Predicted 3D model of a 73-nucleotide RNA (transfer RNA) from Lachnospiraceae bacterium XBB1006. Its mean pLDDT, the model's own confidence on a scale to 100, is 82. The organism belongs to Lachnospiraceae, within Bacteria. The sequence is in RNAcentral, with records from ENA and Rfam. Its Rfam family is "tRNA". It is annotated as a transfer RNA.
[in-house]
RNA sequence: GCUGCUAUGGCUCAGUCGGUAGAGCGUCACAUUGGUAAUGUGGAGGUCACCGGUUCGAUUCCGGUUAGCAGCU
Numbered sequence: 001g002c003u004g005c006u007a008u009g010g011c012u013c014a015g016u017c018g019g020u021a022g023a024g025c026g027u028c029a030c031a032u033u034g035g036u037a038a039u040g041u042g043g044a045g046g047u048c049a050c051c052g053g054u055u056c057g058a059u060u061c062c063g064g065u066u067a068g069c070a071g072c073u
Base pairs, nucleotide, nucleotide: 001072002071003070004069005068006067007066010025011024012023013022019056027043028042029041030040031039049065050064051063052062053061
């Protein structure tokens, strides 16, 4: 230098053809307990890496940039 893959709550990851983004763990509150743990119920937490384009509408499609990983030279 070239190519490919990845980027989504604190962490690990879903999201099937474009229609207001979810799970598990964690966290907070409450219930339960003599008190913890466990369990149950509820809540908070995300500009979907960034910049543009297409579209009535983009996490999703297109182009570019950045970062990480892998391969080639």
Notes:
RNAcentral records the identical sequence in 2 taxa.